Notes
Small-subunit ribosomal RNA, 5' domain from an uncultured Hyphomicrobiaceae bacterium, 509 nucleotides, folded computationally. Its mean pLDDT, the model's own confidence on a scale to 100, is 84.
Context: one part of a larger RNA
RNA sequence: GGAUGAACGCUGGCGGCGUGCUUAACACAUGCAAGUCAAGGGGGCUCAGCAAUGGGCAACCGGCGAACGGGUGCGUAACACGUGAGCAACCUACCUAGGUGCGGGGGAUAGCCGGCCCAACGGCCGGGUAAUACCGCAUACGCUCUUUCUUAGGCAUUUAGGGAAGAGGAAACCUUCGGGGCACUAUGAGGGGCUCGCGGCCUAUCAGCUAGUUGGCGAGGUAAUGGCUCACCAAGGCGACGACGGGUAGCUGGUCUGAGAGGAUGGCCAGCCACAUUGGGACUGAGAAACGGCCCAGACUCCUACGGGAGGCAGCAGUGGGGAAUCUUGCGCAAUGGCCUAACGGCUGACGCAGCGACGCCGCGUGAGGGAUGACGCUCUUCGGAGUGUAAACCUCUUUUGCCUGGAACGAACUAUCAGCAUUUGCUGAUUUGACGGUACCGGGUGAAUAAGCACCGGCUAACUCCGUGCCAGCAGCCGCGGUAGUACGAAGGGGGCUAGCGUUGCUC
Numbered sequence: 001g002g003a004u005g006a007a008c009g010c011u012g013g014c015g016g017c018g019u020g021c022u023u024a025a026c027a028c029a030u031g032c033a034a035g036u037c038a039a040g041g042g043g044g045c046u047c048a049g050c051a052a053u054g055g056g057c058a059a060c061c062g063g064c065g066a067a068c069g070g071g072u073g074c075g076u077a078a079c080a081c082g083u084g085a086g087c088a089a090c091c092u093a094c095c096u097a098g099g100u101g102c103g104g105g106g107g108a109u110a111g112c113c114g115g116c117c118c119a120a121c122g123g124c125c126g127g128g129u130a131a132u133a134c135c136g137c138a139u140a141c142g143c144u145c146u147u148u149c150u151u152a153g154g155c156a157u158u159u160a161g162g163g164a165a166g167a168g169g170a171a172a173c174c175u176u177c178g179g180g181g182c183a184c185u186a187u188g189a190g191g192g193g194c195u196c197g198c199g200g201c202c203u204a205u206c207a208g209c210u211a212g213u214u215g216g217c218g219a220g221g222u223a224a225u226g227g228c229u230c231a232c233c234a235a236g237g238c239g240a241c242g243a244c245g246g247g248u249a250g251c252u253g254g255u256c257u258g259a260g261a262g263g264a265u266g267g268c269c270a271g272c273c274a275c276a277u278u279g280g281g282a283c284u285g286a287g288a289a290a291c292g293g294c295c296c297a298g299a300c301u302c303c304u305a306c307g308g309g310a311g312g313c314a315g316c317a318g319u320g321g322g323g324a325a326u327c328u329u330g331c332g333c334a335a336u337g338g339c340c341u342a343a344c345g346g347c348u349g350a351c352g353c354a355g356c357g358a359c360g361c362c363g364c365g366u367g368a369g370g371g372a373u374g375a376c377g378c379u380c381u382u383c384g385g386a387g388u389g390u391a392a393a394c395c396u397c398u399u400u401u402g403c404c405u406g407g408a409a410c411g412a413a414c415u416a417u418c419a420g421c422a423u424u425u426g427c428u429g430a431u432u433u434g435a436c437g438g439u440a441c442c443g444g445g446u447g448a449a450u451a452a453g454c455a456c457c458g459g460c461u462a463a464c465u466c467c468g469u470g471c472c473a474g475c476a477g478c479c480g481c482g483g484u485a486g487u488a489c490g491a492a493g494g495g496g497g498c499u500a501g502c503g504u505u506g507c508u509c
Base pairs, nucleotide, nucleotide: 001509002508004506006505007504008503009502010501013364014363015362016361017360018359019357020356021322026320027319028318030317031316032315035064036063037062040061041060044057045056046055047054048053071275072274073273081199082198083197084196085195086194087193090192091191092190095188098185099184100183101182102181103137105135106134112127113126114125115124116123117122143168144167145166146165147164148163149162150161151160152159153158173180174179201247202246203245208238209237210236213235214234215233216232218230219229220228250272251271252270253269254265255264256263257262277298278297279296280295281294300311301310302309303308328354330353331352332351336350337348338347339346340345367397368396369395370394377388378387379386380385402446403445404444405443406442407441411436416431417430418429419428420427421426453498454497456495457494458479459478460477464493465492467490468489474481475480
């Protein structure tokens, strides 16, 4: 000198874009953050109607989602991450090029009705009912398994392609008739799982470590390889190229600095990983060992009729606590994206915006021109004068900004409805949709009007005099100043520096 998620002191006009618990992964009041589908199902309540019927609400069964999105960095020195390969050892809901099918039956159970228990959470008995819920049957291929033939390949257990025989395995229908859906098979895309080479911290005041340990055979398990697990057999495996132990730490793209080499760092944004009060476990599912699911144990908090129950902000706000220190219990789904739906639409503290903080960067302003041998005041003085100083006053002008006032967006594309044209999803036109926001922006009016500080002046280092003090009070980054004329302390005048900031402190190059 640069840099900072900064803090502190003094000061503070505006705007844009960013950014804001680095500490206690401490504890949390309250609200919200994941629902949706009535075109799967039967009922219930309700509105209109004489009725047929139509509309609304949403508890229950059912489907999809809830494994994404959002948060945090505890743990982790590890195939966790980065990079490059491999899987002839694998999985994949939704989407997708294509092919085939949607035949015929059955038994239940919520809701509902009746009864009962309970402080609460909730639970029990009886009756009866539906489905795209559940269970058989038929059919079925190029699917799965077994046997077998053949071609090609591999180091190999064997693998891939093609053929034959046997065995096994499907489904669901709804509709406003426009459409939507289901089953099997299969291509791709995207996503994931596993294995390996190489790379990136400190410590030898850690030198030996290891018994499922290392390998084999067999079995189990898994989507899949594998001591992943188990029985048996062998005695191996790792290590000064640092094993094992200890400490510290999420990793990367990047960021800061530096001419570079390098050093430091990993906040915001993006990718990956790990975690969700602590520890463990499985269930469901295409996918979880699941933040706002379940079970068990521990700690803590709350309710209780003392028998028993309820809870988990490292989601968004917000509270207490800790700390030098870090924000609103805001608006909206208009846009982008996500989930559900045939669609309309619903939900979305993701997100888009607004609020607060000079926390940072950038931009603008606090006026411009003229104006005296030069007012007043203040300071210094050799008492002559000098400085402040064109500075002020005064004259002329401007109006960024501020205030008042008028107009006023882009972000909107869709979707839906209607019309026209195409008939194969569509194309064109009109209407419709804005939180921000009456905001940005553009005019008009007003009046220099609303707007300057901070640290420094001995040398390093740009900038000097007077007064006070008298080794005192104090200053100080280093050297060092202060004991009666202190350019070094405190103040004043003046000066050099930066400027809505300036200085100090911490950390780092």